[in-house]
Model confidence (mean pLDDT): 79 of 100. SAM riboswitch aptamer (S box leader), 115 nucleotides, folded computationally.
RNA sequence: CCCUUAUCACGAGUGACCGAGGGAUGGGCCCGAUGACGUCACGGCAACCGGCCUCAGGCAUGGUGCCAAUUCCCGCAGCGCGCACACCCGGAAACGGAGCGCUGGCAGAUAAGGA
Numbered sequence: 001c002c003c004u005u006a007u008c009a010c011g012a013g014u015g016a017c018c019g020a021g022g023g024a025u026g027g028g029c030c031c032g033a034u035g036a037c038g039u040c041a042c043g044g045c046a047a048c049c050g051g052c053c054u055c056a057g058g059c060a061u062g063g064u065g066c067c068a069a070u071u072c073c074c075g076c077a078g079c080g081c082g083c084a085c086a087c088c089c090g091g092a093a094a095c096g097g098a099g100c101g102c103u104g105g106c107a108g109a110u111a112a113g114g115a
Stems, first nucleotide, its partner, number of pairs: 002114007013042005021031003026074003043067003047064003051059003071107001076104006088097003
């Protein structure tokens, strides 16, 4: 790197360093010099495996993981509604974006097991 299974609507800071992009990808929308992203320290959350307990729950000791927005939303298919009047997202509004809801996939992330 690859395969399988499970989960992904909850939850989680402060400081220092760095210095311009970042949120996987395309389109949106958002975060970012009031310093994002990344790294380090301490802190926290509690998803999986392991451990312990008064055990359908709890603990936070171990191995990983995680700590903006539903995996931020959509993208592929099906069903219902609709064809911009409505509904949805951003906004104080103007306005901008975009069909809306549900279900299942694809892809992605994480864990455990495997070849």